Order: sequence, then C1' cells, then structure tokens
RNA sequence: AUGAAUAAUCUGGGAGAGACUACUGCGUUCAGUAGCGCCGAAGGUGAAAGCAAAAACUCUCAGGCAGAAGGACCAGAUUAGGACG
Repeated sequence: AUGAAUAAUCUGGGAGAGACUACUGCGUUCAGUAGCGCCGAAGGUGAAAGCAAAAACUCUCAGGCAGAAGGACCAGAUUAGGACG
C1' cells in the first nucleotide's frame, strides 16, 4: 500500500454406491457382530514423463451405500499474513 501466495472461521453449493441377509441387544425406519454385493470425494497407501514436487489416477486400510450427519472441491465474507512493486 491499488496488499500476492497461504492459513483459520463463518455462509452457500457439493457426487457415487444394498432402508441387503442372519443373529443379538433394544431406544424398534435404532445400535452392534458376522456374511455376501457395491462406492470412491474426509484421512491414508501406491504411482507419474521429470531436477524436484504433485492429481479428482491407483488400492480400498479407514470411511461410506433411505433421510439426517459427514464430505474432497468450488464461491463469497471476515481475520491473520506480508510476496511483487
């Protein structure tokens, strides 16, 4: 200071896939355990021409498969920040 990257908070948007089966508890459209099927967008693993780093790619450990919640990421606001000049 005509204030970059970035970070935090708030607001709005935000996909996919069995309300499957058995048993138990029971608060009975709830929870747990097991089985089979499936999703890929919290987090995590692997991977990349390459000097290095890195994905929404890969795996499905975690997570998820009515609604709610969560949700990468996107937009706006506020605060911090102090790059370039």
Predicted 3D model of an 85-nucleotide RNA (Glycine riboswitch aptamer). Of the family's consensus pairs, 89% are formed in the model. The sequence was found by an Rfam model in a public genome assembly. The prediction has a mean pLDDT of 76.